Transfer RNA from Ulva linza, 71 nucleotides, folded computationally. It matches the Rfam family "tRNA". Its family is annotated with triplet codon-amino acid adaptor activity in the Gene Ontology. The family's RNA type in Rfam is transfer RNA.
RNA sequence: GAGCAGCUAGCUCAGGUGGUAGAGCGAGCGUCUCAUGAACGCUUGGCCAGUAGUUCGAAUCUACUGCUGCU
Repeated sequence: GAGCAGCUAGCUCAGGUGGUAGAGCGAGCGUCUCAUGAACGCUUGGCCAGUAGUUCGAAUCUACUGCUGCU
C1' cells in the first nucleotide's frame, strides 16, 4: 500500500427486507434468610465510532475518516 470483517448499555452480543433500540451478565432496591449466597420481582442504564450524503424518516443504504482483527 491492497483486500476482507468488525465498531450498538459497564461487559458479551442481538437488532433479514430503513419507521424515534433489545437480551444475558453486571449495578441498585425489595421479598426470602439469623446472615451471606442462590432464587424471584422491580429499577437502572446507550440517541448506535466520527463527519457528510440519500430519504418524509438511517443503527440499518452510500462516501470519506478513525480504531481493532485477519489475509